[in-house]
């Protein structure tokens, strides 16, 4: 050198044939319960969906490059 794969909340991940609010769980926070704490239960809050440029009325998703990590052949 070449192929192929992953990237979405602090962490680990979904996310349907592109279709109109971006979601779960598990952490932070704030309340219950408890003499206290753990454990349990509720509820909020957190997102440049790597990055850039397209195609579309509409892009996390589809095309093109490119960065990071993984992986296979040489």
């Nucleotide at each position: 050198g070449g192929c192929c794969c992953a990237a979405u909340a602090g962490c680990u991940c979904a996310g349907u044939u592109g279709g109109u609010u971006a979601g779960a769980g598990c952490a932070u926070c704030c309340g219950a319960c408890u003499c206290a704490u753990a454990a349990u239960c509720g509820g909020c809050a957190g997102g440049u969906c790597c990055c850039c440029u397209g195609u579309u009325c509409a892009a996390g998703u589809c095309a093109g490059g490119g960065u990071u990590g993984g992986g296979c052949c040489a």
Overview
Model confidence (mean pLDDT): 82 of 100. A computed fold for a 74-nucleotide RNA from Alteromonas genovensis, annotated as transfer RNA. It matches the Rfam family "tRNA". Rfam classes the family as a transfer RNA. Rfam links the family to the GO term triplet codon-amino acid adaptor activity. The source organism's lineage runs through Bacteria, Pseudomonadota, Alteromonadales, Alteromonadaceae and Alteromonas.